Transfer RNA from a Gemmatimonadota bacterium, 73 nucleotides, folded computationally. Rfam family: tRNA. Rfam's curators write: Transfer RNA (tRNA) molecules are approximately 80 nucleotides in length. The organism belongs to Gemmatimonadota, within Bacteria.

[in-house]
RNA sequence: UCCGGGGUAGCUCAGUGGCCAGAGCGGGUGGCUGUUAACCACUAGGUCGUGGGUUCGAAUCCCACCCCCGGAG
Numbered sequence: 001u002c003c004g005g006g007g008u009a010g011c012u013c014a015g016u017g018g019c020c021a022g023a024g025c026g027g028g029u030g031g032c033u034g035u036u037a038a039c040c041a042c043u044a045g046g047u048c049g050u051g052g053g054u055u056c057g058a059a060u061c062c063c064a065c066c067c068c069c070g071g072a073g
């Protein structure tokens, strides 16, 4: 320098044009228990890497850039 994959909640990831942006784990509160753990109920938490573009509508499509992983030279 070129090619490919990835960046979404604290963590691991789903979501591939419109339904309110979700799950598991983790956090908080309450219940249960002699206590802890487990279990049950409720709950908080998101500029969807950044900036533009397309579209009635973008996490999703297009362009540029940043970062991580792999490959080629």
Stems, first nucleotide, its partner, number of pairs: 001072007010025004018056001027043005049065005

RNAcentral records the identical sequence in 16 taxa. The prediction has a mean pLDDT of 81.